[in-house]
Transfer RNA from an archaeon, 72 nucleotides, folded computationally. Rfam family: tRNA. Rfam's curators write: Transfer RNA (tRNA) molecules are approximately 80 nucleotides in length. By type it is a transfer RNA. The RNAcentral record of the sequence draws on ENA. Its mean pLDDT, the model's own confidence on a scale to 100, is 84.
RNA sequence: GCCUCGGUAGCUCAGUGGUAGAUCGCCUGUCUCGUAAACAGGAGGUCGGGAGUUCAACUCUCCUCCGGGGCU
Numbered sequence: 001g002c003c004u005c006g007g008u009a010g011c012u013c014a015g016u017g018g019u020a021g022a023u024c025g026c027c028u029g030u031c032u033c034g035u036a037a038a039c040a041g042g043a044g045g046u047c048g049g050g051a052g053u054u055c056a057a058c059u060c061u062c063c064u065c066c067g068g069g070g071c072u
Base pairs, nucleotide, nucleotide: 001071002070003069004068005067006066007065010024012022013021018055026042027041028040029039030038048064049063050062051061052060
């Protein structure tokens, strides 16, 4: 330099055009003498950044940044 995969909640990851989700973690409550566990509820996201297409973009296209793998 070229090819390819990925970037979404604190973590690990779903979500292939029509309201952004799960697990763990965190907070509150119930339970307990107390803690843990269990159960119930809650908070937490400009979907890496910019532009384009579209009535509508996490999703499609282009540019760019970061990371993994491959080729030379």